[in-house]
Molecule: small-subunit ribosomal RNA
Organism: metagenome
């Protein structure tokens, strides 16, 4: 920091992916050690067991234990002394209760809660605080009781209830008042209400001991008090302090498909309450009080500090720590207390465990540990109070699952190791190879070294001493040197972890490495196995026989005691956009205007300080985080200081800018005057021309209509035409990118009312403005309600075509509507796809309507300015096309709207409408695109230019018929095999009877019918003659002769074995390589520059021209290359060179003729050089061009005429069966040999030919001219035979010498139009030829035989001149032929082209394209089938929750209070009092019941659309003019 993915390629736009970090995490494969942290996120589900709050004897009584002292009595003993008991003391213990304090702290969870919470700053003049400090004053004298205890009694049990005794720091009453308190008054201050201090006499208001030492007095027998004094208590203030308590200002999710909520509501007053202000409560009185700045109601949710992430800015989150809150089975109360409405208190309801003797109790792990369920998932029923904190104690202690510790889990962070060096034959083994190697790889062995961690021995810590204890020194204290504190020295005990950190020896490399991943994104590559099949996959996508993508290996790549995958959450996303977006066409301007609330606002002085700016104070807890230094060996972790901790408040400054207050201005914006314009708006009346309708007239037979018809209307008289009449509707021409209005809209003429612009003056206000959520108002069309109207059009319906259907396009009719009036509807591609304003910012040019100005008969003209409406266009803007002073430019203000694509503008719900509908507007599911502009192609039943035997014009054919021949189909053992639209089908095949042959039956061979190479045997070969068997192939036999050689067992030959051969098995979609085909069509391309964000484009486009991107002119092009052409080659003219086998003109000879012979080389021919055409050359035209027309000259004239030649590059075209060649597959067969058979099969169909159907013919006779080939296992002459095929024979000839070797014309004779003297097909017989061989299955000849055929639907093919048509001749393959084919030769030899609309194909330009496998393309919708989610649904089950009732527990208040009552009064004692109280009532009041509601959820036959599947069905809606735009 970016990076895949829409496209044939582009840019943009916009999703969707992915690489970073991070977690209380969880799964997998794998694990060697330590430190430091961290571990129930889910059922705030249910819980055995065990601990988790006591402590105080120096508050207080009684009990019990042991011990010791004292004195007494028994026994025993002389005694002393033992033992035993009793009494009193003393000490140290145990359980229990009284009292006291603690228990509201520590600890745990986050269910509830969107504000009685939280963070932040702040107020309390409206407040409380136990213990702790400081202070000031006291502690007085008395009474009653009650727990334990003892006794009686009920209960299963938990408890309980009566009666007796007893003390306190327990509880009551008096005194006293330093003080408080209530109530005057005075100063002071202040924030309304009030506070503070001081003075006053008046209400009211306290206490308790404990415990050490003491010398005198004094009381007691004595202990021992009094008395002195220290300590700790108590009690009243006053202050602090810590801690709580309330109020207030900001700030704190999502939803408006939640818009109105509120009756204690919102203020007053009284009264009550409270620690305290307050509707906190209550009674009256008022009618307020929150809301669009978001009440209210819904849903989620603990809040910070912090933590993740991020460049920040935000996002996202509250785990462990800390800080505040809530909550303790659930709901409800309150009691005690200095604090609670109380996690291991109580009370009440409920649910649920659990005892029970059935009557009746007991519980609450959201404390530490464990446990069962639930879950993908989180630990020991662990030691210790040695530290540190807490609780009670004067202390010593004592408790303390706080908290120190260890255990467990790689759960996260950090650290160590699992060895270091050296070691090439590059070892062996894997892998992999183009067989040479290459790699794993210095990696291993191997040698030396070291010892971290682990293991075994030994040694061994800090944390623990400012508390107590002992024992000195000082000081307080005090009469005191007790005693008791303070400080300070020394000393002795206290360890859970722990024999653990750590040190130190020992021995040995020895115990210590995996996970992922390798097609791009993204570091890393092969081979094998599979075969759209396993199966991968974040995205984009591999996989259908060569898969770097699946599985396996081998190799590499990262990380590394870990590594991957899931999950979440930030970033990458400028992809909600404050930093930092966006809207003409990609998602996106509201239809328009008015105008409320807000937001923004012109100039100037002045004040004053709400924002704003600077400065101090304050707070922002600590920890994190950052620096820095320190310190555990480092580093996590840690420590000590610093800086930050963007804020919030106080308070002092400042006054530019904002604001707010004043006073002005006039430039925005209103008025006013005078004017000109206009389809603005509403009524009202008027008018003409058509159209239909009605009467009359003329008139007659068709009209109409359409592509073409046809329904229809006329003989009852239509259409046509004349006149007259009648009714609705719209208003030609003018008329115009002209005008007006906000937008919709607005068109004949007059009149009446009316509302905006605008032009000129510059007289008057003085900012009065812009915008505009909600609200109102207007709003084309079509629809809707009512009541009128209806000529003409025309949904719907009807008939008529058309059509495969045609519920449509076309046609005849035709209602509703379309017009008017009244009212609804509110929607449109209501578009300029551009919200409103108001400013700035070159130009050009037309046009409406004003003003000025100049010149004019004249607003005819020029020319300046406002205001409007187009067009073109500069900067500049845009993705690009494009806008471009009428901005999409540059800025300001306000408003509306967008955030993939389809569901879906769809349900649900609210609003609104009579309805139709019309607004507002999700979601689940799905896909990875879906879009915009452009671009280059392709296509167009698009457009324009040209072109071609394309089309017309003409010839002759094909299609009909027989035969030929290839191919489908059938068929068959087999009919081997390709080639299938042009561009297969007389094609591979320029020759299937055997072979060929690749097919099929059958019978044989296996190192093979061929080619190497290695061993090993032969010491012979191959061959030759010969016998069985046999169709042969072959097999199994006999026999003769009998290798070469440098002599090395070298060569050759053969067997045998082994590598291998072999293969027309398969993939032409793995190839080479040729071909065909657009197309011999004029195209297809490159450098350079230029344009273009780019794809590309230009150039090659345009004007002309040509066959031709062929020229030539213009031009941001300038060149170039493949292709055209032209160089070749064959004919056509002509020279010249050479003259034989070729010619013979003139000479000579000769025959019966013939260049036959001599001669020649002129012709002619041959075949080699050469010329000749180039649009040169005239004339015209044309841009003076390039070229076009004509003409001359010439054999030839404008490419003379033919042929070779086939650009980029299409078609996965054809070919593995020509050959070659990857890959596979077969190896006694898929290979080779051989026979015979099939390739020729015949019901049919289609292509290519042929011969034909006849007189331009047939036949018969006679006679005439050719070119190119070819020729030795060959052509074959004369000459004989055969009617003839053919035979016999060979002269010639390896050829310009010799052969094969002409037909049709031509001439003369007959047929006389008929199935014929046409036609010859099929059949018979009798021949001939090749050849092992002519039966399946050759050709030919003869004689008989004589079929269809009498010019050929629909459609279709070749042809522009020596073409066509029509005769004949040759050669190739080959023995021979199926040849009527194929290549080629000549010979006779036509008609016709007006043109380029049409049909077919091509080029060039354009133009639309939703195509790009490219129109044989893309794609809609309806149905069928399956599968998802989803809406409705008669209902049917939940959850929260209002609102009204009943019932009414526990308890606070109130209020009765006739039971009962120690303490105070009161009496001698009482009696009653006072005061309390059990009880009862009342309002309140949880749970709970009953109706009636609201939300919400799941479920529900049926149903509705929706989305996705393989190659279903029917159609063809839409992209082109997509065939009716």
């Nucleotide at each position: 920091a970016g990076a895949g993915u829409u496209u044939g390629a582009u840019c943009c736009u916009g999703g969707c992916u992915c690489a970073g970090a991070a977690c209380g995490a969880a799964c997998g494969c794998u694990g060697g050690c330590g430190g430091c942290g961290u571990g129930g996120a889910u059922u705030a589900g249910g819980c055995a067991u065990g601990c988790a709050a006591g402590u105080c004897g120096a508050a207080c009584g009684a009990u019990c234990u042991u011990u010791c002292c004292a004195a007494g009595u028994g026994u025993a003993g002389c005694a002393a002394u033992a033992c035993a008991u009793c009494u009193g003391g003393a000490a140290a213990g145990g359980g229990a209760g009284u009292g006291g304090c603690g228990a509201a702290a520590g600890g745990g969870u986050g269910a509830g809660g969107a504000a009685u919470a939280c963070g932040u700053g702040g107020g309390c003049a409206a407040u409380c605080u136990g213990c702790c400090u400081u202070u000031a004053a006291g502690u007085u004298g008395g009474g009653g009781a009650u727990a334990a205890c003892c006794u009686u009694c009920c209960g299963a049990a938990a408890g309980g209830a009566g009666g007796g005794c007893u003390a306190a720091u327990a509880c009551c009453g008096a005194a006293u008042g330093u003080g408080g308190u209530c109530g005057u008054c005075u100063c002071g201050g202040g924030c309304a209400u009030c506070c503070g201090a001081g003075a006053u006499u008046a209400u009211c208001c306290a206490a308790a001991g404990a415990u050490g030492g003491g010398g005198a007095u004094c009381c007691g027998c004595a202990a021992g008090g009094a008395c002195c004094u220290g300590u700790c208590g108590c009690u009243u203030g006053a202050a602090g302090a810590u801690g709580a308590g309330c109020c207030c200002g900001c700030g704190u999710c999502c939803u408006a498909u939640c818009a109105g909520c509120u009756a204690g509501u919102u203020g007053g007053u009284g009264a009550g309450g409270u620690u305290a202000a307050a509707g906190c409560u209550u009674a009256c009185c008022a009618a307020g009080g929150c809301u669009a700045u978001g009440a209210c109601g819904g849903g989620u949710a603990g809040c910070u500090g912090g933590u993740c992430u991020g460049a920040g800015a935000g996002g996202a989150u509250g785990g462990u720590c800390a800080g505040c809150c809530a909550c303790a089975c659930u709901g409800g109360g309150a009691c005690u207390g200095a604090g609670a409405c109380a996690c291991u208190g109580c009370c009440c309801a409920g649910a649920c465990u659990c005892c029970u003797a059935c009557g009746g109790g007991a519980g609450g792990c959201u404390g530490c540990a464990g446990u069962c369920g639930a879950g993908g998932a989180u630990c020991a029923u662990u030691c210790g109070c040695a530290a540190u904190g807490g609780g009670c104690g004067a202390a010593a202690g004592c408790c303390u699952g706080a908290c120190g510790g260890u255990g467990c889990g790689a759960c996260g962070c950090c650290g160590c190791g699992u060895g270091c060096a050296g070691g090439a034959u590059g070892a062996a083994g894997g892998c992999c190879u183009u067989c040479g190697g290459g790699u794993u790889g210095u990696a291993a062995a191997c040698u030396g070294c070291u010892g971290u961690c682990a293991u075994g021995a030994g040694g061994g810590a800090a944390c623990a001493a400012u508390a107590g204890c002992c024992g000195g020194u000082a000081g307080a204290u005090u009469a005191a040197c007790a005693c008791u504190c303070u400080a300070u020295c020394g000393g002795a005990a206290u360890g859970a972890u722990a024999g653990u950190a750590c040190c130190u020896c020992a021995a040995g490399a020895g115990g210590a490495a995996g996970c992922c991943a390798c097609g791009g994104c993204u570091a890393a590559c092969u081979c094998u196995g599979u075969g759209c099949c396993a199966g991968c996959a974040g995205c984009c996508g591999c996989g259908g026989u060569a898969a770097u993508a699946c599985a396996g290996a081998g190799g590499c790549g990262g990380c590394g005691a870990g590594c991957g995958u899931u999950g979440u959450u930030c970033g990458g996303a400028u992809u909600u956009a404050c930093u930092g977006g966006g809207c003409g066409u990609a998602a996106a301007g509201g239809g328009u205007g008015c105008g409320u609330a807000g937001g923004c606002g012109g100039u100037u002085c002045c004040g004053c300080a709400u924002g704003u700016c600077g400065g101090a104070u304050g707070u922002g807890a600590a920890a994190u985080c950052u620096c820095a230094u320190c310190a555990c060996u480092c580093a996590a972790c840690g420590a000590u200081g610093g800086a930050a901790u963007g804020g919030c408040a106080u308070u002092c400054g400042a006054a530019a800018c904002u604001g707010c207050g004043g006073g002005g201005c006039u430039a925005g914006g209103g008025u006013g005057u005078a004017g000109g314009a206009g389809a603005g708006g509403a009524g009202a009346g008027c008018g003409g021309a058509a159209u239909u309708c009605u009467c009359g007239g003329u008139g007659u037979a068709g009209c109409g209509g359409u592509g073409a018809a046809a329904u229809g209307c006329g003989u009852a008289g239509a259409u046509a035409u004349c006149g007259a009449g009648a009714g609705g509707a719209a208003c030609a021409c003018c008329g115009g990118u002209g005008g007006c209005g906000a937008a919709g809209g607005c068109g004949g003429c007059u009149c009446u009312c009316u509302g905006g612009a605008c032009u000129a003056c510059u007289a008057c206000c003085g900012a009065c403005g812009c915008u505009g959520a909600g609200g109102c108002a207007c709003g084309a069309a079509a629809g809707c309600u009512g009541g009128g109207g209806g000529a003409g059009c025309a949904a719907a319906c009807a008939g008529g075509a058309u059509u495969a259907g045609a519920u449509a396009c076309c046609c005849u009719g035709g209602u509703a509507g379309u017009c008017c009036c009244a009212g609804c509807c509110c929607u449109a591609a209501a578009c300029g796809g551009u919200g409103u304003a108001c400013a700035c910012u070159u130009g050009a040019u037309a046009u409406u309507g004003g003003a000025g100005g100049g010149a004019u008969u004249g607003u005819c003209c020029c020319u300046u300015u406002c205001a409007g409406u187009g067009u073109c266009g500069g900067a500049g803007c845009u993705a690009a096309c494009g806008c471009g002073u009428u901005a999409a430019g540059u800025g300001u203000a306000c408003c509306g709207c967008c955030u993939g694509g389809g569901g879906a503008g769809u349900a649900c719900g609210g609003u609104c409408g009579c309805a139709a509908g019309a607004u507002u507007a999700a979601a689940a599911c799905u896909c990875a695109a879906a879009g915009g502009a452009a671009u280059u192609g392709a296509c167009g039943g698009g457009g324009g230019c040209c072109c071609g035997c394309a089309c017309a014009a003409g010839c002759g054919g094909u299609g009909g018929a027989g035969c030929a021949u290839g191919u489908g189909g059938c068929u068959u053992a087999a009919u081997u095999c390709g080639a299938u639209g042009c561009a297969a089908c007389g094609c591979g095949a320029a020759g299937a009877a055997c072979c060929u042959u690749a097919c099929c039956u059958g019978g044989g061979u296996u190192u093979g019918a061929c080619a190497u190479g290695u061993g090993g045997c032969u010491g012979c070969a191959c061959g030759c003659c010969u016998g069985a068997c046999g169709a042969a192939a072959g097999u199994c036999g006999g026999g003769a002769a009998g290798c070469c050689u440098u002599c090395g067992a070298g060569g050759g030959u053969g067997c045998c074995a082994c590598a291998c051969a072999g293969g027309u098995g398969c993939u032409g979609c793995a190839u080479g390589g040729c071909u065909g085909u657009c197309g011999u069509c004029a195209g297809c391309u490159c450098g350079u520059g230029c344009c273009g964000u780019g794809a590309g484009g230009u150039g090659u486009u345009a004007g002309g021209u040509u066959a031709a991107g062929u020229c030539c002119u213009g031009c941001a092009a300038c060149g170039a290359g493949c292709g055209c052409a032209a160089c070749c080659c064959c004919u056509g003219u002509g020279a010249u060179u050479a003259g034989u086998u070729g010619c013979u003109a003139a000479c000579g000879g000769g025959u019966a003729a013939u260049g036959c012979c001599g001669a020649g080389c002129a012709c002619u021919c041959u075949a080699g050089u050469c010329a000749g055409a180039c649009u040169g050359c005239c004339u015209g035209u044309g841009a003076u061009a390039a070229g076009c027309a004509g003409g001359a000259g010439g054999a030839a004239g404008g490419u003379g005429g033919g042929g070779a030649u086939g650009a980029c590059g299409u078609c996965a075209a054809g070919u593995c069966a020509g050959u070659a060649u990857g890959g596979u597959c077969c190896u006694u067969a898929u290979a080779c040999c051989c026979a015979g058979g099939g390739c020729u099969g015949c019901a049919c169909a289609c292509g290519u030919g042929c011969u034909a159907c006849a007189a331009u013919g047939g036949a018969g006779a006679g006679u005439a001219c050719a070119g190119a080939a070819g020729g030795a296992u060959g052509c074959a002459a004369g000459a004989c035979c055969g009617c003839g095929a053919g035979g016999u024979g060979g002269a010639g000839c390896a050829a310009a010498u010799c052969c094969c070797a002409a037909a049709a014309a031509c001439u003369c004779u007959c047929c006389a139009c008929a199935g014929u003297u046409c036609a010859g097909a099929u059949u018979g017989a009798a021949g001939g030829c090749u050849g092992c061989a002519a039966c399946u299955c050759g050709c030919c000849u003869u004689c008989a035989u004589g079929a269809a055929g009498c010019u050929g639907g629909a459609a279709u093919c070749g042809c522009u001149a020596g073409u066509a048509a029509u005769g004949g001749c040759g050669c190739a393959u080959c023995a021979g032929c199926u040849a009527c084919g194929g290549c080629g030769c000549c010979g006779u030899g036509a008609a016709u082209a007006c043109g380029u609309u049409c049909c077919c194909g091509g080029g060039c330009c354009u133009u639309g394209u939703a195509c790009a496998c490219a129109c044989c393309g893309c794609c809609c919708g309806u149905c069928a089938c399956a599968u998802c989610a989803u809406g409705g649904g008669a209902g049917c089950c939940g959850a929260u929750u209002g609102c009204a009732c009943c019932c009414g527990a526990a308890g606070u208040c109130a209020c009765c209070c006739a039971a009962c009552u120690a303490a105070c009064c009161g009496u001698a004692a009482a009696a009653g009092g006072a005061a309390g109280a059990a009880g009862g009532u009342g309002c309140c009041g949880a749970a709970g019941g009953u109706g009636c509601g609201a939300u919400u959820g799941g479920u529900g036959a049926c149903u509705g659309g929706g989305a996705u599947g393989a190659a279903g069905u029917c159609g063809g809606a839409a992209c082109a003019a997509g065939g009716u735009a």